Record summary
This is a predicted structure of a 166-nucleotide RNA (Lysine riboswitch aptamer) from uncultured Acetatifactor sp. Rfam family: Lysine riboswitch aptamer. Gene Ontology term of the family: lysine biosynthetic process. NCBI's taxonomy places the organism under Bacteria, Bacillati, Bacillota, Lachnospirales, Acetatifactor.
[in-house]
């Protein structure tokens, strides 16, 4: 260097189905009330609608979905993947900005769990990050047990790692 593998208190990702929640919310309709603005997340321009009633909140009727989550199943896998930064790309009548989405590339993290804090979130869900704790995979060193294949403990490293073969 190549090939093949292992890790498991839910290993990781993704998809489908289903359930709860989102939510009696957004939105639509109705009759009143009010009375000048309204039309993309914001600003400007242009255009359009508007006292023959814009917009608004309340009331009455109807009434979702997405994102996030639980469960089950399928598939792809073991830097699986996740997080942080980020050149750049893209949207509407036009311009600028912000947010969202995608994202070359760089950096960080062996893995899941618990607790605390912070963030995301509609959320008491869940997720993400950081710290701490024990657990666990793996390797090295040291000490001890066993004739031995090995086994117990301590410390340290850890995915550019570890095991097998070439």
């Nucleotide at each position: 260097g190549a090939u093949a593998g292992a890790g498991g208190u839910u290993g990781c990702g993704c998809c489908u189905u289903u359930c709860a929640a989102a939510a009696g919310u957004a939105c639509c309709c109705g009759g009143a009330u009010u009375g000048a603005u309204g039309c993309g997340g914001c600003a400007g321009g242009a255009g359009c609608a508007g006292g023959g009633g814009a917009g608004a909140g309340a009331c009455g009727g109807g009434a979702a979905a997405a994102g996030g989550g639980g469960a089950a199943g399928a598939c792809g896998c073991c830097g699986a993947a996740a997080g942080a930064g980020g050149a750049g790309a893209c949207g509407g009548c036009c311009u600028g900005c912000a947010g969202a989405u995608c994202g070359a590339u760089u950096c960080u993290u062996g893995g899941g769990c618990a607790u605390a804090c912070a963030g995301u979130g509609a959320a008491u869900a869940a997720c993400u990050g950081u710290a701490u704790g024990a657990c666990u995979g793996u390797c090295a060193u040291c000490c001890g047990g066993g004739u031995a294949u090995u086994u117990g403990g301590a410390u340290g490293g850890u995915g550019c790692g570890c095991u097998a073969u070439c």